[in-house]
RNA sequence: GGGUCCAUAGUCUAUCGGUAGGACAUUGCCCUUACAAGGCAGGGAGCGCGGUUCAACUCCGCGUGGACCCA
Numbered sequence: 001g002g003g004u005c006c007a008u009a010g011u012c013u014a015u016c017g018g019u020a021g022g023a024c025a026u027u028g029c030c031c032u033u034a035c036a037a038g039g040c041a042g043g044g045a046g047c048g049c050g051g052u053u054c055a056a057c058u059c060c061g062c063g064u065g066g067a068c069c070c071a
Stems, first nucleotide, its partner, number of pairs: 001070007010024004018054001026042005047063005
């Protein structure tokens, strides 16, 4: 320098055009003499900019960061 893939919550990971879901973690309550475990409820996320579309995490372009391959 060229190519392929990836970027979603504090962490891991689904969804791949039509309200973004789960686990762990976290907060409140219950339970307990207390802690842990357990039960119930809650908060929290689409890397940036632009384009296509009635509608974009999803499709397209550029950029940023990461992994791998070739040179």
This is a predicted structure of a 71-nucleotide RNA (transfer RNA) from a Candidatus Aenigmatarchaeota archaeon. The coordinates come from a structure-prediction model, not an experiment, and the mean pLDDT is 82. Its Rfam family is "tRNA". Its family is annotated with triplet codon-amino acid adaptor activity in the Gene Ontology.